[in-house]
RNA sequence: AUUCCGGUUGAUCCUGCCGGAGGCCACCGCUAUCGGGAUGCGAUUAAGCCAUGUGAGUCGCGAGGGUUCGGCCCUCGGCGGACUGCUCAGUAACACGUGGACAACCUGCCCUCGAGAGGGGAAUAACCCCGGGAAACUGGGACUAAUGCCCCAUGGGCCUGGGAGGCUGGAAUGCACCCAGGCCGAAAUGCUCAGGCGCUCGAGGAUGGGUCUGCGGCCGAUUAGGUAGUUGCAGGGGUAACGUCCCUGCAAGCCAAUAAUCGGUACGGGCUCUGAGAGGAGGAGCCCGGAGAUGGACUCUGAGACACGAGUCCAGGCCCUACGGGGCGCAGCAGGCGCGAAACCUUUACAAUGCGGGGAACCGCGAUAAGGGUAUCCCGAGUGCCCGCGCACAGCGUGGGCUGUCCCCGAGCCUAAAAAGCUCGGGUUAGGAAGGACCGGGCAAGACCGGUGCCAGCCGCCGCGGUAACACCGGCGGUCCGAGUGGUGGUCGAUAUUAUUGGGCCUAAAGCGUCCGUAGCCGGCCGGGUAAGUCCCUCGGGAAAUCCGGUUGCUCAACCUCCGGAAUUCCGAGGGAAACUGUCCGGCUUGGGACCGGGAGGGGCUGCGGGUACGUCGGGGGUAGGGGUGAAAUCCUGUAAUCCUCGACGGACCACCUGUGGCGAAAGCUCGCAGCUGGAACGGAUCCGACGGUGAGGGACGAAAGCCAGGGGCACGAACCGGAUUAGAUACCCGGGUAGUCCUGGCCGUAAACGAUGCCCGCUCAGUGCUGGCCGUGGUACGUCCGCGGUCGGUGCCUCAGUGAAGACGUGAAGCGGGCCGCUUGGGAAGUACGUCCGCAAGGAUGAAACUUAAAGGAAUUGGCGGGGGAGCACCACAACGGGAGGAGCCUGCGGUUCAAUUGGAUUCAACGCCGGAAAUCUCACCGGGGCUGACAGCUGAAUGAUGGCCACUCUGAAGGGGUUGCUUGACUAGCUGAGAGGAGGUGCAUGGCCGCCGUCAGCUCGUACCGUGAGGCGUCCUGUUAAGUCAGGCAACGAGCGAGACCCACGUCCUCAGUUGCCAGCGUUACCCUUCGGGGUAGACGGGUACACUGAGGAGACUGCCCCUGCUAAAUGGGAGGAAGGUGUGGGCGACGGUAGGUCAGUAUGCCCCGAAUGUCCCGGGCUACACGCGGGCUACAAUGGCUUGGACAGAGGGUACCGACGUCGAAAGACGGAGGCAAUCCCUAAACCGAGUCGUAGUUCGGAUCGAGGGCUGAAACUCGCCCUCGUGAAGCUGGAUUCCGUAGUAAUCGCGCCUCAAAAUGGCGCGGUGAAUACGUCCCUGCUCCUUGCACACACCGCCCGUCAAACCACCCGAGUGGUGCCCGGGUGAAGCCCUUCUUGUCACUCUGUGAUUGGAAGGGUUGAACCCGAGUUCCGCAAGGGGGGUUAAGUCGUAACAAGGUAGCCGUAGGGGAACCUGCGGCUGGAUCACCUCCU
Repeated sequence: AUUCCGGUUGAUCCUGCCGGAGGCCACCGCUAUCGGGAUGCGAUUAAGCCAUGUGAGUCGCGAGGGUUCGGCCCUCGGCGGACUGCUCAGUAACACGUGGACAACCUGCCCUCGAGAGGGGAAUAACCCCGGGAAACUGGGACUAAUGCCCCAUGGGCCUGGGAGGCUGGAAUGCACCCAGGCCGAAAUGCUCAGGCGCUCGAGGAUGGGUCUGCGGCCGAUUAGGUAGUUGCAGGGGUAACGUCCCUGCAAGCCAAUAAUCGGUACGGGCUCUGAGAGGAGGAGCCCGGAGAUGGACUCUGAGACACGAGUCCAGGCCCUACGGGGCGCAGCAGGCGCGAAACCUUUACAAUGCGGGGAACCGCGAUAAGGGUAUCCCGAGUGCCCGCGCACAGCGUGGGCUGUCCCCGAGCCUAAAAAGCUCGGGUUAGGAAGGACCGGGCAAGACCGGUGCCAGCCGCCGCGGUAACACCGGCGGUCCGAGUGGUGGUCGAUAUUAUUGGGCCUAAAGCGUCCGUAGCCGGCCGGGUAAGUCCCUCGGGAAAUCCGGUUGCUCAACCUCCGGAAUUCCGAGGGAAACUGUCCGGCUUGGGACCGGGAGGGGCUGCGGGUACGUCGGGGGUAGGGGUGAAAUCCUGUAAUCCUCGACGGACCACCUGUGGCGAAAGCUCGCAGCUGGAACGGAUCCGACGGUGAGGGACGAAAGCCAGGGGCACGAACCGGAUUAGAUACCCGGGUAGUCCUGGCCGUAAACGAUGCCCGCUCAGUGCUGGCCGUGGUACGUCCGCGGUCGGUGCCUCAGUGAAGACGUGAAGCGGGCCGCUUGGGAAGUACGUCCGCAAGGAUGAAACUUAAAGGAAUUGGCGGGGGAGCACCACAACGGGAGGAGCCUGCGGUUCAAUUGGAUUCAACGCCGGAAAUCUCACCGGGGCUGACAGCUGAAUGAUGGCCACUCUGAAGGGGUUGCUUGACUAGCUGAGAGGAGGUGCAUGGCCGCCGUCAGCUCGUACCGUGAGGCGUCCUGUUAAGUCAGGCAACGAGCGAGACCCACGUCCUCAGUUGCCAGCGUUACCCUUCGGGGUAGACGGGUACACUGAGGAGACUGCCCCUGCUAAAUGGGAGGAAGGUGUGGGCGACGGUAGGUCAGUAUGCCCCGAAUGUCCCGGGCUACACGCGGGCUACAAUGGCUUGGACAGAGGGUACCGACGUCGAAAGACGGAGGCAAUCCCUAAACCGAGUCGUAGUUCGGAUCGAGGGCUGAAACUCGCCCUCGUGAAGCUGGAUUCCGUAGUAAUCGCGCCUCAAAAUGGCGCGGUGAAUACGUCCCUGCUCCUUGCACACACCGCCCGUCAAACCACCCGAGUGGUGCCCGGGUGAAGCCCUUCUUGUCACUCUGUGAUUGGAAGGGUUGAACCCGAGUUCCGCAAGGGGGGUUAAGUCGUAACAAGGUAGCCGUAGGGGAACCUGCGGCUGGAUCACCUCCU
């Protein structure tokens, strides 16, 4: 400051609401020193009820009387008690506001002017006398006065009729005057203080009032018709006065969509609050107006009342009573009860202001002025200042000093009296004075401590709390405001979420299904008039207070005085302007209409005709099946089906043409022909002349389904019946099949009735199709032909500007403007309920609320996902092939079970021969039993001996561990409290580190630029290619990084260097062996050598380099040459950004929590090895490609001193004894499959070796639980393993053995090593999965997602409801107080024209009328209760299913109809707001 901020999402933009921040009002919590001012203070609820006091009197200058002699008392009389004060129930109305009108009126007291007051009379109160009554009060008799009352007169007034002419005025019905008639019929000559005060009539004024009227200001149409004195007229009555105000008569009007009537609510205004304003909300106080005075009705008096503190009556309530009868009305002041969240003293004074009375003095006044109370508001002030010291220092404590607002004391002034205030004087130890809320975000202030542990609690909204809580509770600290501060409720603002200013409606809420048309609103060009709208000027009004500016007075301020202004957004009067709007007149043609012309078209209605298919029937032929499905079955068929063929009948339908083609207002419309008929486009040198647009109400049309009546019925086909599917299958699929679909007539009136886009008009770039007309032009087989160009109309696509939240729209707008209509205002409840209208019904139209909820939504983005699509890839995919697992026995791990314990972890791939590398004790964490242990501090104990050690005996499995007893030592103390060490105790959901898996993957990002409001995109996409985001080409991208690759190691070829412990070709020597005597062999030894092998160091080599084909001349791919090796040579190491709360606190580290004399630590024993079972991984097998016996041959890589151990001896063997050499290219440990020969002969075997028995050996403190080895004996299951499943693409699989690790002993495990050595594929995306692109999504803890309905449970509000109880209103009837009017009778009085008449008072009776109140009945409104019924909403973990979202597994949805536990299913028609593939068309 004309303002935002939080909340829907993984993130974004938008729509939209909810919440927060501001102001004002009321109440409440905590807290509180003082002063001033203002204003408020029982308005909100009970216009409920009230004890007590008080609120209206005054006049002696009107009069009588009494008298205490005081105008003191009573009475008559006059004026005032109609003002002031209180309240807001009623009232939607001329009640109020504002402006007018009265030619339809009144006005006491006041003012002005004019003229007057002559004569007469009768009463009555007080007082006196006598009564009644409890009281209130009241009766009778007698007297009397007046400014009280009456009569006559004069003046005069009023009415009627007539009048030449006059005045005012818009207009005479007015005024004035004259004539005539009629009616009424004044006065107080009082009082006096001698001034005056009064009285009467007339006229005028002023003031106050009455009446009428234009305009203005609430909600509801789920109130649409209202009205009988109603509307008008005539004649009366009544009033101050007009008027149907009232009465009689006549007429039949009057009001209403510009909202009558009805219902609800409400006093209205000045103003108040808020707001930039426009507005919105309010109307308490103060002022103006109205209304009311317990609810009603009525009346008198009076100038004025239908009268708050007058009267009468009724009703309801209360009080007194002697029971006969009386009385009362605080919504005046104070006070009480009640009601409530909610509101003071039963004060003082008439001193001021003002009112009444009075000539005045004066009297009275709960009006008013003052005081008291109150955290009601506003304003002002204070709660101290300075210095030093101490401390654990934002501070606290203490000491010293200063000041004195305020405070305390005294006096004066002020005041009705006080208080406050002011002035003066005096006084003191800062003495008497700070809180409330908040501290997660919004929003200012804590990443503090303790407690709690989805508990207790907080929270306006979002959200906190499930063991480290900045969010709960407390402490400390902090922030904001401050005599206040917070909470609750209301209201304005915020909110452009009611949009006039100033919004929207394709998809967010919102365009009526379509058209016609009434009212209304809007309206082309030119000219003229007018001046209603509009604009200008002047005048009058719009009270004061309030507001603004200035000013004045309180010390300032608040507040107040005065002046000016504004405002009341407006009304009236007069004058002017004439552009625009309106209106009137005249004209025009471009809007619109008419007419003419030739064309286009599934436009509509009716009639006639045709065609194929289908079904049925008949004839013929023909034979065993047909039909149907994913597969089947129900079904049809031997009474001959299906099939072929001929014919007849029947109803429905109308292929191809056919097209983002045509027509129609929409719904909708397609065989041909004819008749009737509607509309549009184009063209026109024709006519009319604004006749137009829209359109509330209203009317017409309106798919499908459905309804009524009558036909028709081939096929299809809700319901229904079967068959399948399935866990079920009230479905999807199959076989049947009724309504219906068809026709005629009549209803219904709805659809995703959609372009989800109302109608009309104007304006605004291009491009390109289709279609109809016209013009031009070219061609022509001339045709209603073909092409090109232009133009008008229709219908598509794409795009500029612009618009939009975006998607998108874009001359057929969703752009820019104009006119009119309809609709919208968070989601749900709900298009439900109630009411009303329509309908035969189904139902349609209109259309809420309670309650509930923080979102519900739109568009787009990134992911993830799909029983979506495309491309690529992989032996942890398939295919082809080889070998296994799954069956057996055993080994091993896991589950389960058992047990005192069978410690714990790991659980799809990615747990299960894993942690751990095979646990006899140890390990060890588990179980049983027994011991041991506290650094440090405080307390305690201790030289009267702390503590430690020990012989013997005893307890014990054992033990100076305990006990008994004794000895010894000599200073610290485990008895208590804290605190430690230690913990394989907890938390891998607090962590580090390390590891597994995604990943045998090819991805993941950045900088700059660009695109997008933004999330984000682009780059990273496309094409080709690759093992690869590998590379190339294209491209709003250009580059870069981490990954891939490169790199490192091993192996394969060659070269160089180096030769001991390696090697031995050639040379020499020697030893031994064989010999056919020629020789051969053995590096065994020596000399020697370093050729070869080998070792190990360096280098070379391979790069698609070369050739050919393909490809684009590319990248690359296929083939080839050369080469030891070829396209990554082979194998390994190296594991992107990240994810998986993956695994590990039990390897170590580590936060927090816990144990702490035991959850620490030591020892003995047991357990981890249990065993009905289930699973995983292995070993050995089931045999002849084999077993056994015997002979023979060839490795690599490793290891070795607590070790490897040659060799020798002993033993059948395991092994034992001795022991050279070796700390290692030196010594040692070392093959098997294989080869040769023999045997076995298909057998549970000479296969297989489990199990068990016996004997022996080794390690070790110790092999019982529970080790390994040897020999002999025993000889189990097993004869190739179901569903299913694992591995492998070459030196691989398979098979064979060897070494190492662990290790005292000990591999079927793990890690390595070599030997022998295949088969198949050279592909694919089918299964499993991965990557990329694309698509849909209601998913985003991301499909192990989301989510629907019934049923069950609890709570809440609502609807219907037999009935039942009330309330208001209205209508009808009855009873009927009281008033008024009339008549009659009567009492009294008076007058007179006096057997009577008239006037008047009182009474009685009758009649009429108004009519309160009560009763009865009918209707209606609203409220309450209600058996029962109904749906709805809400509520962590109930039941059934799976409807929807991905093609959601049968696309979904809309309308309608039927069916079903439920979501739903099915039929008919419609929509795309449907995925996917293909085709056609169109566009770029």
Model confidence (mean pLDDT): 81 of 100. Predicted 3D model of a 1484-nucleotide RNA (small-subunit ribosomal RNA) from a Methanonatronarchaeales archaeon. Lineage of the source: Archaea > Methanobacteriati > Methanobacteriota > Methanonatronarchaeia > Methanonatronarchaeales. Rfam family: Archaeal small subunit ribosomal RNA. Rfam 15.1 lists 709 matches to the family in 491 species. For this family Rfam cites "Crystal structure of the ribosome at 5.5 A resolution" (Yusupov et al., Science, 2001).